[in-house]
């Protein structure tokens, strides 16, 4: 250089083009407990950036950025 794959809450991970963007762990608050832990209830928190297609994009297309891999 060329080709392929990946990018979503703090972390890990879901999501037929129409979802309140879901779950687990973590964190915060309440209940339980003499206290801690456990258990339980609730809360907080996310789509890498820019364009395009579409009535509608996390999802499809293009460019860029970052990471991983293959190849010369």
């Nucleotide at each position: 250089g060329u080709c392929g794959c990946c990018a979503u809450c703090g972390u890990c991970u879901a999501a037929c083009g129409g979802u309140u963007a879901g779950g687990a762990c973590a964190c915060c608050g309440g209940g339980u407990u003499u206290u801690c832990a456990u258990c339980u209830c609730g809360g907080c928190a996310a789509u890498c950036g820019g364009g395009g297609u579409u009535c509608g994009a996390u999802u499809c297309c293009c460019c860029g950025u970052g990471g991983c891999g293959a190849u010369g």
Transfer RNA from a Spirochaetota bacterium, 72 nucleotides, folded computationally. The RNAcentral record of the sequence draws on ENA and MGnify. RNAcentral records the identical sequence in 2 taxa. It matches the Rfam family "tRNA". Rfam classes the family as a transfer RNA.